[in-house]
This is a predicted structure of a 472-nucleotide part of an RNA (small-subunit ribosomal RNA, 3' major domain) from a wastewater metagenome. Its Rfam family is "Bacterial small subunit ribosomal RNA".
Context: one part of a larger RNA
RNA sequence: UGACGGGGGCCCGCACAAGCAGUGGAGUAUGUGGUUUAAUUCGAAGCAACGCGAAGAACCUUACCAGGUCUUGACAUCCAACUAACGAAGUAGAGAUACAUUAGGUGCCCUUCGGGGAAAGUUGAGACAGGUGGUGCAUGGUUGUCGUCAGCUCGUGUCGUGAGAUGUUGGGUUAAGUCCCGCAACGAGCGCAACCCUUGCUAUUAGUUGCUACGCAAGAGCACUCUAAUAGGACUGCCGUUGACAAAACGGAGGAAGGUGGGGACGACGUCAAAUCAUCAUGCCCCUUAUGACCUGGGCUACACACGUACUACAAUGGAUGUAAACAGAGGGAAGCAAAAUAGCGAUAUGGAGCAAACCCCUAAAAGCAUUCUCAGUUCAGAUUGCAGGCUGCAACUCGCCUGUAUGAAGUUGGAAUUGCUAGUAAUCGCGGAUCAGCAUGCCGCGGUGAAUACGUUCCCGGGCCUUGUAC
Repeated sequence: UGACGGGGGCCCGCACAAGCAGUGGAGUAUGUGGUUUAAUUCGAAGCAACGCGAAGAACCUUACCAGGUCUUGACAUCCAACUAACGAAGUAGAGAUACAUUAGGUGCCCUUCGGGGAAAGUUGAGACAGGUGGUGCAUGGUUGUCGUCAGCUCGUGUCGUGAGAUGUUGGGUUAAGUCCCGCAACGAGCGCAACCCUUGCUAUUAGUUGCUACGCAAGAGCACUCUAAUAGGACUGCCGUUGACAAAACGGAGGAAGGUGGGGACGACGUCAAAUCAUCAUGCCCCUUAUGACCUGGGCUACACACGUACUACAAUGGAUGUAAACAGAGGGAAGCAAAAUAGCGAUAUGGAGCAAACCCCUAAAAGCAUUCUCAGUUCAGAUUGCAGGCUGCAACUCGCCUGUAUGAAGUUGGAAUUGCUAGUAAUCGCGGAUCAGCAUGCCGCGGUGAAUACGUUCCCGGGCCUUGUAC
C1' cells in the first nucleotide's frame, strides 16, 4: 500500500422485511451426472456449467462405432502428356465403386490455317494437400463475471530517507468521484451524465394501398384515425418553505409528461492462468496406404437411479355446451402465404381468387351472455396403451409431428429448503418469428386482461466510502 476481521461509523441494492405467484411432492418435456454400450462424438462445472454451444441429431448434419473402400488423395497451386467441355442409358454391388459401351455434342480468343492460348476433364511423377488430433497453462480475436457498481488513474507542485502520501480526505448533497463549500494543492484523462434508438403530447409538411364529416356505389375530399419526415416540448424553468446568501431537498402551480418521464443500446482500470485451439485465425508438438478421405448401416434418442430448468394438473375465481362475423400488436410470405367454395367428425384433402404486399393471405385467446355439472379421484386431470387415419420426406423399424375413437395412470396444493417480482410490473391469456422438407412445453419478440405490498434498515447476502486491529 492492499487484503481480511463472528472491529466501528455512514450509505445502497427485490438484500431482508411487507406482499403476490412459484420451485422442492405427481406426470411429462428437456439438459446434466452416473451406469450401460461396438459407439452412446466433443465442449461447458459454485454464483458466472446443467431448455448451455445446438436458431431445431430419421439420412445428411456427424465430429462417434461396425463393416466395405481410396492413397498426390474429397479440397488448392505448380509440371508433362492426351482429350473440347458436357451429357445419356446397361450389368454387378448395401452403396462408395467397378466393368463394358458410347446415342447425342463440337463452343470462346488469336491465327502465317500448320497450330497456339484460356477454361474444363483424364492419366503420371513428386513438391505437397488434409487433420472437429494435443496444448485456451504458448496466443490473437470474441465472451462471461464482479457491475451500469462509482470507481480507476495521470501531469506539475508539495510532504516523506524510502515504499508512498496529497489531489480522490473533510462539511453538505446526489442515482452517480453528481454538484456546492472548505482545504498544499492546481489541473487533466478513462468512467457517470448527455449526445443515439424507442415510447408518451402538440404543430407543420405529405395523402396511397390508409381514413370518411358527403355518398348505394363510382367518385370526391384529407377534417379525423393512421403512416413518416421535420420541428417544438421538461430546464428544478416559475412560486413558497428549509438550507450556509451554496449545491440541493420538500410542497405547489401550470402541463400530455416533473425532477434521470418509462424502456433499450452503451460495460472504466482491472479480477477469476474464468470460457473458447470444435466459429475463425495461429506458435509448437503429433498423424501422413492414416489421427486424412468416401460409402452403407448403427449411435448421439440406451436406463436401476440422482440433480437442474420448464410445461400440464390436482378443479366451481372451475369443466362442458351454445351464443354474438366481440376486441389486438408485432412479424412473415414466391421452390412462398394462400381466401371463397366443396368433401371429411377431424388431422387434412380438392381447389385456386388475390398478393413480391399500409392493397391479398397467415389472424387471436382469455373476457361477455345463457344453460348444465354440485365437491366426487368426479362431466377434474390427462400419462400410458390398442385400433383406424392424415402430413412431410428416397425413406418415419430403431427414431418425426398431427387427428379420431377406445383406454383413463399418478395427482386432492406438496418436508427441510429455496426462486422471481415494486406497475402497465407480478400473475394470467393467446399471437408471431428465427432455425426449418418435417418436428418447439425451448428461445427471441408482440399485444389483451391486470393486482397486492414496501412500517422500516435490527438481522441474512452482495457492494461503495472513511476509520481501526493484524502473526496475511